[in-house]
Molecule: transfer RNA
Organism: Candidatus Nomurabacteria bacterium
RNA sequence: GCGGUGUUGGUUUAGUGGUAGAACACGACCUUGCCAAGGUUGAGACAGGAGUUCGAUUCUCCUACGCCGCA
Numbered sequence: 001g002c003g004g005u006g007u008u009g010g011u012u013u014a015g016u017g018g019u020a021g022a023a024c025a026c027g028a029c030c031u032u033g034c035c036a037a038g039g040u041u042g043a044g045a046c047a048g049g050a051g052u053u054c055g056a057u058u059c060u061c062c063u064a065c066g067c068c069g070c071a
Stems, first nucleotide, its partner, number of pairs: 001070007010024004018054001026042005047063005
């Protein structure tokens, strides 16, 4: 330099053109004499930019970063 692949709450991940889910972690409350465990509930995320579309996390392009291969 070329090609491929990945990027989603604090962490690990699901998802796929039509409201972004789960687990753990975190906050509040309940339970308990206390802790732990358990229950209810809450906050928190689509790497950045542009395009297509009625609508983009999803499709296209560019950029950044990680990984793999080729030279």